[in-house]
């Protein structure tokens, strides 16, 4: 970072599965992406099983809380294809 070339990834949705959930995995699919490659390091967002507190006869409900999740939320670090202006 181009009406370039070779490619790459894969949103939403659907099907199957894992999980308490957020979400993730596989298949189909293609919204888009010059790092939409890797990394949870900083910030941010999401969820709340368990734990704690409260209410309740109880079932359960409400609140707090990541050790859980998101890199296609922003940044940092590392690696990478091509070579016009």
């Nucleotide at each position: 970072g181009a009406u370039a070339a070779a490619g790459g990834c894969a949103a939403a949705g659907c099907c199957g599965g894992u999980g308490a959930a957020a979400a993730c995995c596989g298949g189909c699919g293609a919204c888009g992406c010059a790092a939409a490659g890797c990394u949870a390091u900083g910030g941010g967002u999401c969820u709340a099983c368990a734990g704690c507190g409260a209410g309740g006869c109880a079932a359960c409900u409400c609140g707090c809380c990541a050790u859980g999740a998101c890199u296609g939320c922003c940044a940092g670090g590392c690696c990478g294809c091509c070579g016009a202006a």

A computed fold for an 85-nucleotide RNA from a soil metagenome, annotated as c-di-GMP-I riboswitch aptamer. Its Rfam family is "c-di-GMP-I riboswitch aptamer". Rfam links the family to the GO term cyclic-di-GMP binding. The prediction has a mean pLDDT of 89. RNAcentral holds the sequence, with entries from MGnify.